[in-house]
Molecule: Purine riboswitch aptamer
Organism: Alteribacter keqinensis
RNA sequence: ACUAAUGUCACAAAUGUAGUUCGUAUAACGACGGGAAUAAGGCCCGUAAGUCUCUACCAGAUCACCGUAAAUGAUCUGACUACGAACGAUCGAGUCGGAAAG
Numbered sequence: 001a002c003u004a005a006u007g008u009c010a011c012a013a014a015u016g017u018a019g020u021u022c023g024u025a026u027a028a029c030g031a032c033g034g035g036a037a038u039a040a041g042g043c044c045c046g047u048a049a050g051u052c053u054c055u056a057c058c059a060g061a062u063c064a065c066c067g068u069a070a071a072u073g074a075u076c077u078g079a080c081u082a083c084g085a086a087c088g089a090u091c092g093a094g095u096c097g098g099a100a101a102g
Stems, first nucleotide, its partner, number of pairs: 001008002019087007026056001031047005041066002050057001058078007
């Protein structure tokens, strides 16, 4: 929009669409507050910042350092999340090829 109505059609919106790889973001980083541990230890909680960005902001190993104090450092390896792409999956359609039957 149509119909007396059940409904039909169109449009719009929402939801769903495994997984893998790559790219971008962020350096899984830096700045603080409070508390905790103490060489068999080196953590916990919170705040703001960082991303045209939601979330996250940790774990382990090795080495160093701190002579018992309040403070950690270096290196390496390992994610999640957001967005995009490729492959792929699902659904539908078309085309080509093959097989079987008529």